[in-house]
Context: one part of a larger RNA
RNA sequence: GGACGAACGCUGGCGGCGUGCUUAACACAUGCAAGUCGAGCGGUAAGGCUCCUUCGGGGGUACACGAGCGGCGAACGGGUGAGUAACACGUGAGUAAUCUGCCCUUGGCUCUGGGAUAAGCACUCGAAAGGGUGUCUAAUACCGGAUAUGACGCAGUCCUGCAUGGGAUCUGUGUGGAAAGUUUUUUCGGCCAGGGAUGUGCUCGCGGCCUAUCAGCUUGUUGGUGGGGUAAUGGCCUACCAAGGCUUUGACGGGUAGCCGGCCUGAGAGGGUGACCGGUCACACUGGGACUGAGACACGGCCCAGACUCCUACGGGAGGCAGCAGUGGGGAAUAUUGGACAAUGGGCGGAAGCCUGAUCCAGCAACGCCGCGUGAGGGAUGACGGCCUUCGGGUUGUAAACCUCUUUCAGUACCGACGAAGCGUGAGUGACGGUAGGUACAGAAGAAGCACCGGCCAACUACGUGCCAGCAGCCGCGGUAAUACGUAGGGUGCGAGCGUUGUCC
Repeated sequence: GGACGAACGCUGGCGGCGUGCUUAACACAUGCAAGUCGAGCGGUAAGGCUCCUUCGGGGGUACACGAGCGGCGAACGGGUGAGUAACACGUGAGUAAUCUGCCCUUGGCUCUGGGAUAAGCACUCGAAAGGGUGUCUAAUACCGGAUAUGACGCAGUCCUGCAUGGGAUCUGUGUGGAAAGUUUUUUCGGCCAGGGAUGUGCUCGCGGCCUAUCAGCUUGUUGGUGGGGUAAUGGCCUACCAAGGCUUUGACGGGUAGCCGGCCUGAGAGGGUGACCGGUCACACUGGGACUGAGACACGGCCCAGACUCCUACGGGAGGCAGCAGUGGGGAAUAUUGGACAAUGGGCGGAAGCCUGAUCCAGCAACGCCGCGUGAGGGAUGACGGCCUUCGGGUUGUAAACCUCUUUCAGUACCGACGAAGCGUGAGUGACGGUAGGUACAGAAGAAGCACCGGCCAACUACGUGCCAGCAGCCGCGGUAAUACGUAGGGUGCGAGCGUUGUCC
C1' cells in the first nucleotide's frame, strides 16, 4: 500500500447493486417450510344446486369433496460444517464387475379367474395418545391360471478380445416368470424386451496440512481355496490353509481441518484463504439399526438405547429449527415472528388448478462497492467578529453580506410502466407497486464531518500545564519560553465518511 462476512469511536443527505451468528453442531415458545390426484376405488363429513318437508330434517345430483384405500412425490429443493487426513475432494482413466423411477426411441403384448381389507355400521377399552372385537364393501390394492421373444441351467456351433473373458434376436432341451384399467370422444395409462439420455455404485494413477519430544505398526492382519452376501468386484463376511502385508520416499500414533472452482495479495514465482455464488462430500438432539422404495440406512419417516423438555386421571404418552422468521443464551458482533406464487424452477394432475419460507420481492444495518448531492457566477470598504502582532499590520478571506442565476437529489401534485411474446375457450390475470420513470410547482431552500500538523509524513502559532496532567506505531516528548500534553486560531489529508483495533499478503 492492498484486502475484509468485520468490530469499536465520532459523524451521517439520497440512490443502485451486493452482503449480513465468523462465537454455543447451545436450548428452543409460536406460525409456516410437501403435498397432490375423484380421469384408480368404495363413498358423501361439510358447502353449492335441486326436490320433499311435520321446518326438526329427509332424498337426489356430483358442481364439489372431509376422512379412508390406492398411485406418484416426499432420496429433489432448503440448512449446517460437527465429524472426516479419507479414493472425502480435485484431475485423469477403468467397469469384460454395476444398477437407473419419471423422460426419449424401437419391437411385441394387454387373455382368464379368485379371496380379502380400510373407510362405513354396531359394540367396546383408555385421562389422553391411541386401540380392540364383530359385521359389510371396492379398486390401477393383493393372489392364482394361460400365453410370451427375453432370463437362468445344461449341451453344441460360429465370431472376437485386453488376462479373468465378451458376443450371436444362433440351435436343442429343461426350469421358473407379465399385465389394469379409465374417459362421452379424442385421451391418459398397464406389461415384457432392446437401445438412448440422465443419475448412481465400485476400482485405480497422480495431487494438496503440521509433528520424529510419535519408529516400528498389523491377526481378518496379507494372500489362497470353498461357501455366503451384494445391483456389482472384493476379507465385504465366514470355514480351512499359508505367513504374510506396511514403513525414514515417514508406516503407526498425536494435533489441526470438510475438499475444489475460486477469493485476497504479489511484476511474477509464491504466500494466505475456502464468507457470498457454483460443484462435491458428510451430518440432521447423541449412539445404533433396519424397513419401504428405482433411489435412503431417510432433516420436517419407523424401531431401540441415552440425555433433555413437556402433558398426565400416575396406568402411560409427546417432542427434536444445522428449513424461513422469531426467542433465550454466548459474544466485540450479525436483520422481519413481512408480501406473493406475478416471473423462474420443482411436486402432483389429462387439464383447470393445488402446494412450494425454493424463488421473486419488500423491511432493517454506511457492512461493502459504485454513483450523485450539500449550489453556480459575480462580488474589496479586503466589512464585523475571531486569532496573531514588531501595534505599522497580518490572517481567516471572495470566504460572508449583497447582486444575478440554476433546481440535480429530497418535497408536493398529476400521469404511470417493462417484466405477460406467458397462462386461460373467454372474461381476465403483476407480490414488487401507484414502485421505477415522465410532467409540473416552490425555494438556496432540507443535507459535513473525521483524523492529523516533532521526524518518518503533507500541514505552525498563541495560551494553559510544569517529569504533573498527559501523548506515543518507532525514535521519543513533558522538570516555566513544549510546533510532540490540553484548548484556541490557522493549516494539511480524506470526505458521507474519517480514524482505531484485529487478521492476511
Predicted 3D model of a 505-nucleotide part of an RNA (small-subunit ribosomal RNA, 5' domain) from Nocardioides pelophilus. NCBI's taxonomy places the organism under Bacteria, Actinomycetota, Actinomycetes, Propionibacteriales, Nocardioides. Its Rfam family is "Bacterial small subunit ribosomal RNA". The coordinates come from a structure-prediction model, not an experiment, and the mean pLDDT is 84. The sequence was found in a public genome assembly.